[in-house]
Context: one part of a larger RNA
RNA sequence: GGAUGAACGCUGGCGGCGUGCCUAACACAUGCAAGUCGAGCGAGAAGGUUUCGAAUGAUUCUUCGGAUGAAUGAGAAACUGGAGAGCGGCGGACGGGUGAGUAACGCGUGGGUAACCUGCCCUAUGGAGGGGGAUAACUAAGUGAAGACUUAGCUAAUACCGCAUAAGCGCACAGUAUCGCAUGAUACAGUGUGAAAAACUCCGGUGCCAUAGGAUGGACCCGCGUAAGAUUAGCUAGUUGGUAAGGUAAUGGCUUACCAAGGCGACGAUCUUUAGCCGACCUGAGAGGGUGAUCGGCCACAUUGGGACUGAGACACGGCCCAAACUCCUACGGGGGGCAGCAGUGGGGAUAUUGCACAAUGGAGGAAACUCUGAUGCAGCAACGCCGCGUGAAGGAAGACGGAUUUCGGUCUGUAAACUUCUAUCAGCUGGGAAGAAAAUGACGGUACCAGACUAAGAAGCCCCGGCUAACUACGUGCCAGCAGCCGCGGUAAUACGUAGGGGGCAAGCGUUAUCC
Numbered sequence: 001g002g003a004u005g006a007a008c009g010c011u012g013g014c015g016g017c018g019u020g021c022c023u024a025a026c027a028c029a030u031g032c033a034a035g036u037c038g039a040g041c042g043a044g045a046a047g048g049u050u051u052c053g054a055a056u057g058a059u060u061c062u063u064c065g066g067a068u069g070a071a072u073g074a075g076a077a078a079c080u081g082g083a084g085a086g087c088g089g090c091g092g093a094c095g096g097g098u099g100a101g102u103a104a105c106g107c108g109u110g111g112g113u114a115a116c117c118u119g120c121c122c123u124a125u126g127g128a129g130g131g132g133g134a135u136a137a138c139u140a141a142g143u144g145a146a147g148a149c150u151u152a153g154c155u156a157a158u159a160c161c162g163c164a165u166a167a168g169c170g171c172a173c174a175g176u177a178u179c180g181c182a183u184g185a186u187a188c189a190g191u192g193u194g195a196a197a198a199a200c201u202c203c204g205g206u207g208c209c210a211u212a213g214g215a216u217g218g219a220c221c222c223g224c225g226u227a228a229g230a231u232u233a234g235c236u237a238g239u240u241g242g243u244a245a246g247g248u249a250a251u252g253g254c255u256u257a258c259c260a261a262g263g264c265g266a267c268g269a270u271c272u273u274u275a276g277c278c279g280a281c282c283u284g285a286g287a288g289g290g291u292g293a294u295c296g297g298c299c300a301c302a303u304u305g306g307g308a309c310u311g312a313g314a315c316a317c318g319g320c321c322c323a324a325a326c327u328c329c330u331a332c333g334g335g336g337g338g339c340a341g342c343a344g345u346g347g348g349g350a351u352a353u354u355g356c357a358c359a360a361u362g363g364a365g366g367a368a369a370c371u372c373u374g375a376u377g378c379a380g381c382a383a384c385g386c387c388g389c390g391u392g393a394a395g396g397a398a399g400a401c402g403g404a405u406u407u408c409g410g411u412c413u414g415u416a417a418a419c420u421u422c423u424a425u426c427a428g429c430u431g432g433g434a435a436g437a438a439a440a441u442g443a444c445g446g447u448a449c450c451a452g453a454c455u456a457a458g459a460a461g462c463c464c465c466g467g468c469u470a471a472c473u474a475c476g477u478g479c480c481a482g483c484a485g486c487c488g489c490g491g492u493a494a495u496a497c498g499u500a501g502g503g504g505g506c507a508a509g510c511g512u513u514a515u516c517c
Stems, first nucleotide, its partner, number of pairs: 001517004006513005013389006019382002021348001026346003030343003035090003040087002047080006055072002060067002097301003106226008116218002121214007129163001131161002138153006169194005175188005199206002227273003234264003239261008276298004280291004303324005326337004353379001355378003361375001362373004392422004402413004426458001429452004436444001461506005466487003472501005482489002
């Protein structure tokens, strides 16, 4: 000098674009953050319409017995309606957060899989025949403070289970040809054997099953690179290899049994400490050094530890089970919870609103309308950063007043002010008023922007002035009070302390502190 997710002190006009818990992966009140589909299914509340209609009974007539019957209308039936639950499907594995752990095939880079999987999507081919038994909801009874649960009965499906069928597919056996990268791969034909399906419809279609290919996403393996310490020198028993089996989508000590005794290490094993990695960012002429906030890619985690279930995909942040700590409720028998989602609270040393909207972009579900979306788009707060603009311009010497200083002559403040003439950027006022949206639909927002009128009005501070280092005098103080980045100032004439005048630098900032080059 440059830089920062900065903080602190003094000061503070506007706008645009960014950024904003670096500490306690500390604890969390409250609200919201993942639902959707009635074109899969049964049942169906409130409400509405029509008809019937118990009961009350206005009016009129009356032989006073009664007749008439507007209106209100319990209730019933039919049609409609579709709330809130339930079964079922898809999605809750994405999106969002954090960096605790991890020195590792975790990440980066380049390869391999003849050792693999892939819902939704696309393409192609071939199919969907015929049956069955349940169960939730619901009803009844019951238990419990609650969470919730038990028993009996009823019912549906694109829920579940057999059977049939098999172009192709899997498995077993044996064969031929071609090829390769070792195990082998591909193609063809054969025998035996095994496995499938679901309907809905507004009749347009949408779904279902099998096989093959694609696309997308993932899994595993390998070469190289990836912090510090030797005041860590030996480490290792599923350890290293083999055979067999199991397991997995798949290779493999991944697991198990048996056999062998190996494997790693001064080219730094093991141990300890520290740390998410990268694209990038800062600095530097470069080489290098430092960092890993925001944005993007990968990984890991979801109070701590462990486990599996479901599923195409998880060992699953707002799923399940167990244990632990903490916390809440309790009728003491037992239950509930997990903000490292968005806001917000306490705590800690510093970091924002319990805002608006799904209008756009994107996502989930749906045929669609649409619903949901604290993703996202916006707004609010903060000079936290970068950039831009303003706080006026020209003229104006009696060099005014005041102030400071003085050798008392003057000098400086200083064209500075006053005064004259202009201008209107920003702010304020009035009027118009978007694009972003595609036929409709705009949170932002009467915003951006445009036009007009109006007044110099509403808008400057901070640090420094001994040398380094641009900028000097007076007074006060008297090794005191104090200053200080280094050298060093201060003990009676201090350009170094304090104040004032003047000056220098930067400027809506200026200094200080911390850290990196």
Small-subunit ribosomal RNA, 5' domain from a metagenome, 517 nucleotides, folded computationally. The full RNA is in RNAcentral, with records from SILVA.